[in-house]
RNA sequence: GUUACGAAAAGGCAAACCCAUCGUGAGGUGGGGACGCAAAGUUUAGGGUCUGAAACUUCAGAUAGCCUGGCUGCCGAA
Numbered sequence: 001g002u003u004a005c006g007a008a009a010a011g012g013c014a015a016a017c018c019c020a021u022c023g024u025g026a027g028g029u030g031g032g033g034a035c036g037c038a039a040a041g042u043u044u045a046g047g048g049u050c051u052g053a054a055a056c057u058u059c060a061g062a063u064a065g066c067c068u069g070g071c072u073g074c075c076g077a078a
Stems, first nucleotide, its partner, number of pairs: 005076002012037002017032006035065001041071003045068003048063006
């Protein structure tokens, strides 16, 4: 130094809920707020779940804080 790993330290993010707003909807965005998170950074590549159209099983969308994977990353005890 790298990989694995996750004690400590410095920090980081922000669930539910409330307000405003966008969307047919799932849900998104901003503010408040903290359940939690070592990738709760990013990416729909695969699956799951959810939504809307049709129709007999397709199309489009949402969810990355549902799981698996890709890419990147702070610190450094055992």
Molecule: c-di-GMP-I riboswitch aptamer
Organism: Anaerolineales bacterium